Notes
The prediction has a mean pLDDT of 76. This is a predicted complex of two RNAs, RNase P RNA and transfer RNA, with 430 nucleotides together.
RNA sequence: GCUCGAUGGCAGAUGAUCGCUGACGAGCCCUCCGGCUUGUUGGAGGAAAGUCCGAACACCAUACGGCGGCAUGCCGCGUAGAACACGCGGGCGGCGUUCGCGCAAGCGGGCGCCGACGGAGAGUGUCACAGAAAAUAAACCGCCGGUUCUUUGAACAGGUAAGGGUGAAAAGGCGAGGUAAGAGCUCACCGCGCGCGGAGCAAUUCGCGUGGCACGAAAAACCCCAUGUGGUGCAAGACAAAACAGAGGCAGAGCAGCCGGCUUGUUGACCCUCGGGUAUGUCGCUCAGAUAAAUGAUCAUCACGGUCGCUUCGGCGGCCGGACAGAAUUCGGCUUAUCGCCAUCGAACCAUG
RNA sequence: GCACCCGUAGCUCAACUGGAUAGAGCGCUUCCCUCCGAAGGAAGAGGUUGUGAGUUCGACCCUCGCCGGGUGCACCA
Numbered sequence: 001g002c003u004c005g006a007u008g009g010c011a012g013a014u015g016a017u018c019g020c021u022g023a024c025g026a027g028c029c030c031u032c033c034g035g036c037u038u039g040u041u042g043g044a045g046g047a048a049a050g051u052c053c054g055a056a057c058a059c060c061a062u063a064c065g066g067c068g069g070c071a072u073g074c075c076g077c078g079u080a081g082a083a084c085a086c087g088c089g090g091g092c093g094g095c096g097u098u099c100g101c102g103c104a105a106g107c108g109g110g111c112g113c114c115g116a117c118g119g120a121g122a123g124u125g126u127c128a129c130a131g132a133a134a135a136u137a138a139a140c141c142g143c144c145g146g147u148u149c150u151u152u153g154a155a156c157a158g159g160u161a162a163g164g165g166u167g168a169a170a171a172g173g174c175g176a177g178g179u180a181a182g183a184g185c186u187c188a189c190c191g192c193g194c195g196c197g198g199a200g201c202a203a204u205u206c207g208c209g210u211g212g213c214a215c216g217a218a219a220a221a222c223c224c225c226a227u228g229u230g231g232u233g234c235a236a237g238a239c240a241a242a243a244c245a246g247a248g249g250c251a252g253a254g255c256a257g258c259c260g261g262c263u264u265g266u267u268g269a270c271c272c273u274c275g276g277g278u279a280u281g282u283c284g285c286u287c288a289g290a291u292a293a294a295u296g297a298u299c300a301u302c303a304c305g306g307u308c309g310c311u312u313c314g315g316c317g318g319c320c321g322g323a324c325a326g327a328a329u330u331c332g333g334c335u336u337a338u339c340g341c342c343a344u345c346g347a348a349c350c351a352u353g
Numbered sequence: 354g355c356a357c358c359c360g361u362a363g364c365u366c367a368a369c370u371g372g373a374u375a376g377a378g379c380g381c382u383u384c385c386c387u388c389c390g391a392a393g394g395a396a397g398a399g400g401u402u403g404u405g406a407g408u409u410c411g412a413c414c415c416u417c418g419c420c421g422g423g424u425g426c427a428c429c430a
Base pairs, nucleotide, nucleotide: 001349003347004346005345006344007343008342009341010340012302013301014300015299016298017297018296020043021042022041023040024039025038026037027036028035029034045324049335050334052333053332054331055330056329057233058232059231060230064260065259066258067257069229070228071227072226073225074090075089076088077087078086091117092115093114094113095112096111097110098109099108100107101106118224119223123222124221126217127216140164141163142160143159144158146156147155148154149153172190173189175187176186177185191213192211193210194209195208196207197206198205199204237283238282239281240280246274247273248272249271252264253263254262276429277428278427304321305320306319307318308317309316310315354426355425356424357423358422359421360420363379364378365377366376372410381397382396383395384394385393403419404418405417406416407415
């Protein structure tokens, strides 16, 4: 220099003119409601979005018991905040790269990125097609010895999972011994399980012993384990005002799935159906603040990026470009969209010293 | 604003516990029949299962994110 990756930040600036909108003040008009003019001042985002998770707040027994359902899922710590999320650190696994060792396969260390990362020794079920055999393994070809037949060979009853073939997956890997041929049948190393001991808060890891492999995949199949969890959402809800017309049903309703419990309801619920009425104000609600929603447009100068031309290599000039998108109770997280630019860290490649 | 549901051929619907090349009716195209049309008969086309990832040996089906469409919810008596 260039190409990637991770993290964080920015999302043009200033001025003029014409507009929109909230608040406050002044003047004028008006009986009031209000209207007009004018001044000062406030006026979108990193995602305001999707509404996917929560929290505040409000109401429903100031929220109760059990089952069910739902959510989360390696470990530790932290934060006003359920488990989670988020942040920091660690463990394990995978991928990339580099260094070292090695004939090689590979192993180990460093760095970076990624991981819906509890359990398949609790149980039920699934594994199509192909293949001899698919989870209680299995003899198609091949290999091996035996018996019979007249030999090459064939047939029969067996042994065998080393090799071939099928498949996504073939029941530890590799080497040596062993054997009729083979096989954890035996042994070394590696992997796996169990036990003991050391390190660590823990996930986990190291060492020793032991088992001879018994233990395939999948839980984003049911499920099990652990932890947590009441529901409804600002159309929550509170106060005030306006208008109207009630009729029928039956035992429920609040309380979303079931049971209990509590309250209320047979003088018939505003619970259900039909019918009728209202379509208001204030608060909730905000130094942006709405009941259908303002935050914009044009011009100039400068800055930024791209490209073309000129060049005395310092620059100058022309043209083009600036995305995604837009608040509606507030806040945090996640996800998705986004022209481009900047900073830090890491890696590869190229050139030069 | 909030809550919920759906997406398979032009339309309406299937597809079993995830299993091979996704089917059916209507419609459409071509041919036969007819003087012509309808009806009838024969053949055929038409689908990246809305889209992008993931799990799995394998996805219309399971999980997640987007896209599009639809439904319901005001207050008073």
Rfam match: Bacterial RNase P class A. Rfam classes the family as a ribozyme.